Glycine riboswitch aptamer from Melaminivora alkalimesophila, 75 nucleotides, folded computationally. The source organism's lineage runs through Bacteria, Pseudomonadota, Betaproteobacteria, Burkholderiales and Melaminivora.

[in-house]
Formats: sequence, structure tokens, C1' cells
RNA sequence: UGCCAGGAGAGAGCCCCCCAGCGGGGCCGCCGAAGGCGCAGGCAGCGGCCGAACGCUCAGGCAAAAGGACUGGCA
Repeated sequence: UGCCAGGAGAGAGCCCCCCAGCGGGGCCGCCGAAGGCGCAGGCAGCGGCCGAACGCUCAGGCAAAAGGACUGGCA
């Protein structure tokens, strides 16, 4: 890295458009475990490197599906 399995949180919110569709747009209310950013901290002593499950929510997500940090197994 690939495959398989497990895998949380938060409105199936309101309004409008529509070819009346599980589609599109707007408006608030929320979530943090894709990613991103920030710092705590560490290494180091080069105005450098690593950087969290902490913080921010840009992105993403808030029925199902999909996705999903991380864990286990196999290659």
C1' cells in the first nucleotide's frame, strides 16, 4: 500500500425552485474520527525536524447508502 472484518458523533430541520425524483438552491442549528490549519509537547541547537485522540471547523459530515481516524487478520 491492497483486501476482509469491526468502527463513533451530530436536525430523516425549515423555506423556495423543479422535469415533482433518494434532484437543486437558500437559511439557521449541530458533529469531529477523511483531509487541512493551529498549538501543547518532543527531537535538536540548524531563525530546522516531528507534531497528538488537544483546539479551530476551511473542507467534510448530521435517516439509509457512501465515507470514516483507529483496531484485528491476510498478502